[in-house]
Context: one part of a larger RNA
C1' cells in the first nucleotide's frame, strides 16, 4: 500500500421486495457428462463451458475409424532434361488408379531447330487440423459502462510511501460546486458518429383525384401535377434556456409555461489502468519439439447421428381468454437471374406441366393474432401431438445407416410440475406472425433481424447477490 473480515458509516445495481411470464414434472429437438464403440475426431468445463467454435456433418466438409493406393507426393516456385498432355471413348476396379485406342498446342522459321504455355522424370525448397495459449502475436470473455487508474511539479515522510483522488454538498459519472498543501494534466465519464421521434428547405417515373380531364365492376388505370405521404440529403429544435419555490453554488423541485420531445427524450456503437498465467497453437500467425513409403496425401465405406443414463438450453402441450369449420382485414425489415416467380391448368397436398414480369421504391416473395358467423360443452376429449403402418413430393450421382415435406391410418406421455431456480421497469413483459445469413437440400424448435397486438408492479433498502467510496481491525501478501 493492498486484500479480506459471519466490522462500522455512506451509496448504487430486476441485487432483495412488489409483480407478470417461465425452468425444474410430461414427449420431442438440441448440446454436455457418462457409458459403448473400429472409430463414435477436436477444442470449450463454476459465475465467464453445455442451441458454444459450427451462419448448414448423407458424399464433401473432416481433422476419426476399416480397407485399397501414392511417394516431388494433392497445390505453388526454381534448376536440368524428356515429351505431346489436356481432351473424346472403351476395358479391369468399390473408387483413387491402371490399361488401351483415337485425336493430335501456340510463336518464329521452307526446314533442321529455337522459344513459350502443358504433361511427364531427376534434384532442391514440400506437407503436418502433430504437442506446447505455461514460450507468444492477434483477437476473445469477465469484473464492467462499473466511476475508477494515473502522471509532471511541489509539500510531508529516514524509507516503503502519502498528498492531489480527502471533507461538505450534488450527480447516471473523480458529474460539477465549495472548502483545501497543494497547482495542473493525462486515460476513462459526458459530448462529438449512427439510428428512432417533430418541423423546414431541396428532389420527384413511389405517393394523391388534394386540384382539373378522361376512363373502369373494380382499381393512379391514363394524360396531368408535386401539394400531401413517403423517400434520402442538408439544416432547425431542448440549453434547467424561461417562470414559481428551496439552496452561497453545484443542483433538487412543481398534472408550471411553451414545445413533437424536457431535465441524460429513446436504442446504438463506443468498454480506463488491470484481474482471472482466463479461452484460442483447430481461423490466422508464430519460438520451440516431434512426424517424413508417413504423425504426410489420394480415394471407397462407416463415424461424428450410438445409448442403461444424469445435466443445460429451448420446442409443443396439458385446453374454453380454449381448438375446430366458413367468411373477412391491417405490416415492417429484407431477399430474389443456377434466382423471385404474378397467372392459367392438374392434384386432397407436398408439388408438377405451361407462363407474363422483374437484375427490381417499378415485376415476386408477403402476414398471424385480431374481427364476424358456427357447432364443441369440461371428456384424456374436437385437447395433445410423440411413436408407428401404407401411399407420395423434392433436393441431390446417391436419401440403408443419416434429409426436409406432404396425405391416409395409429394415436402415446401429458390434468399446470418437489427443493429450488431465471428472465422482465413500458411499447418493456407476455403473445402473434414475417424475413434474413449459411444452403442443392435440410434435420432451425438454433441465430440475427422485423414488425402486430400490449400489461402488471416498485412501500421500501432490514435481509441474499454484486459493485463504489471512507474508515477500522489483521498473526495474509
Nucleotide at each position: 500500500u493492498g486484500a479480506c473480515g459471519g466490522g462500522g458509516g455512506c451509496c448504487c445495481g430486476c441485487a432483495c421486495a412488489a409483480g407478470c411470464g417461465g425452468a425444474g414434472g410430461a414427449a420431442c429437438a438440441u448440446g454436455u457428462g457418462g457409458u459403448u464403440u473400429a472409430a463414435u475426431u477436436c477444442g470449450a468445463u463454476g459465475a465467464u463451458a453445455c442451441g458454444c467454435g459450427a451462419g448448414g456433418a448423407a458424399c464433401c466438409u473432416u481433422a476419426c475409424c476399416c480397407g485399397g493406393g501414392c511417394u516431388c507426393g494433392a497445390a505453388c516456385g526454381u534448376a536440368a532434361g524428356a515429351u505431346g498432355a489436356g481432351c473424346c471413348u472403351c476395358c479391369a476396379g468399390a473408387g483413387a488408379u491402371g490399361g488401351a485406342g483415337g485425336g493430335g498446342c501456340c510463336c518464329g522459321g521452307c526446314a533442321a531447330c529455337g522459344g513459350g504455355a502443358g504433361u511427364c522424370u531427376u534434384a532442391c525448397g514440400a506437407g503436418g487440423u502433430g504437442c506446447u495459449g505455461c514460450a507468444u502475436g492477434g483477437u476473445u470473455g469477465u469484473c464492467g459502462u462499473c466511476a475508477g487508474c494515473u502522471c509532471g511539479u511541489g509539500c510531508c515522510g529516514u524509507g516503503a510511501g502519502g498528498u492531489g483522488u480527502c471533507g461538505g454538498g450534488u450527480c447516471a459519472a473523480g458529474u460539477c460546486c465549495c472548502a483545501u498543501a497543494a497547482c495542473g494534466a493525462g486515460c476513462g465519464c459526458a459530448a462529438c458518429c449512427c439510428c428512432c421521434g417533430u418541423c423546414c428547405a431541396u428532389a420527384g417515373u413511389u405517393g394523391c383525384c388534394a386540384u382539373c380531364g378522361g376512363g373502369u365492376c373494380a382499381a393512379g388505370c391514363c394524360g396531368g401535377g408535386c401539394a400531401c405521404u413517403c423517400u434520402a440529403u442538408g439544416g432547425a429544435g431542448a440549453c434547467u434556456g424561461c417562470c414559481g419555490c428551496c439552496g452561497u453554488a453545484a443542483g433538487a423541485u412543481g398534472c408550471g409555461a411553451g414545445g413533437a420531445a424536457g431535465g441524460c427524450g429513446g436504442g446504438g456503437a463506443u468498454g480506463a489502468c488491470g484481474u482471472c498465467a482466463a479461452a484460442u497453437c483447430a481461423g490466422c500467425a508464430c519460438g520451440g519439439c516431434c512426424c517424413u513409403u508417413a504423425c504426410g496425401u489420394c480415394c471407397g465405406g462407416g463415424g461424428c447421428g450410438a445409448c442403461a443414463c444424469a445435466c443445460g438450453u429451448g420446442u409443443u402441450a396439458c385446453a374454453a381468454u380454449g381448438g375446430c369449420g366458413g367468411g373477412u382485414a391491417c405490416a415492417g425489415a429484407g431477399g430474389g437471374c443456377a434466382g423471385c416467380c404474378a397467372c392459367c391448368a392438374a392434384g386432397c397436398g407436398a408439388u408438377u406441366g405451361g407462363g407474363a414480369g422483374c437484375c427490381g421504391a417499378u415485376c415476386c416473395c408477403g402476414a398471424a393474432a385480431g374481427c364476424c358467423c358456427g357447432a364443441c360443452c369440461c371428456a384424456g376429449u374436437u385437447c395433445g401431438g410423440a411413436c408407428u403402418g401404407g401411399a407420395g413430393u423434392c433436393u441431390g450421382g446417391a436419401a440403408c445407416c443419416c434429409g426436409a415435406c406432404u396425405c391416409c391410418a395409429c394415436g402415446a406421455a401429458g390434468c399446470c410440475g418437489g427443493a429450488u431456480u431465471c428472465g422482465c421497469u413500458a411499447g418493456u413483459a407476455a403473445u402473434c406472425g414475417c424475413g434474413c445469413a449459411u444452403c442443392a437440400g435440410c434435420c432451425a424448435u438454433g441465430g440475427c433481424g422485423c414488425g402486430g397486438u400490449g400489461a402488471a408492479u416498485a412501500c421500501g433498502u432490514u435481509c441474499c447477490c454484486g459493485g463504489g467510496c471512507c474508515u477500522u481491525g489483521u498473526a495474509c501478501a